[in-house]
RNA sequence: GGCCCUAUCGUCUAAUGGCCAGGACGUAAGACUUUCAAUCUUGAAAUGAGAGUUCGAUUCUCUCUGGGGCCA
Numbered sequence: 001g002g003c004c005c006u007a008u009c010g011u012c013u014a015a016u017g018g019c020c021a022g023g024a025c026g027u028a029a030g031a032c033u034u035u036c037a038a039u040c041u042u043g044a045a046a047u048g049a050g051a052g053u054u055c056g057a058u059u060c061u062c063u064c065u066g067g068g069g070c071c072a
Base pairs, nucleotide, nucleotide: 001071002070003069004068005067006066007065010025011024012023013022018055027043028042029041030040031039048064049063050062051061052060
């Protein structure tokens, strides 16, 4: 330098173009308990950035950025 894959809550991971973006762990509050742990209930927390297509984009297209791989 060329090509391919990839980017979602703090972490891991779902979501055929029809979203109020779901789940587990973690976390906050509460219940239970003499206390802690465990358990239960409730809550907060995310689509890398910018354009395009579309009635509608996490999903499709392009560019950029980060990560990984192959070739030279």